[in-house]
Model confidence (mean pLDDT): 80 of 100. Transfer RNA from a soil metagenome, 73 nucleotides, folded computationally. The RNAcentral record of the sequence draws on MGnify. Its Rfam family is "tRNA". Rfam links the family to the GO term triplet codon-amino acid adaptor activity.
């Protein structure tokens, strides 16, 4: 250089063939329980790599980028 594969909460992911509030685990807070602390219980905040295009609709699909793995010359 060429080619192929990934990039989603703080951390690890699900997200089927585009569809309504983007789930779940662990972590954080807050309240319950409890003499206290852990456990347990309930509630909670937090994410789509970046910019274009298709479409009523884009995490999904197409191009450009960025960043990162692999292959090959």
């Nucleotide at each position: 250089g060429g080619c192929u594969c990934c990039a989603u909460c703080g951390g690890c992911u699900a997200g089927c063939u585009g569809g309504u509030c983007a789930g779940g685990c662990c972590g954080c807070c807050g309240c319950c329980c409890u003499c206290u602390c852990a456990a347990g219980g309930c509630g909670g905040a937090a994410a789509c790599c970046g910019g274009g295009g298709u479409u009523c609709g884009a995490g999904u699909c197409c191009c450009c980028g960025u960043g990162g793995a692999g292959c090959u010359a």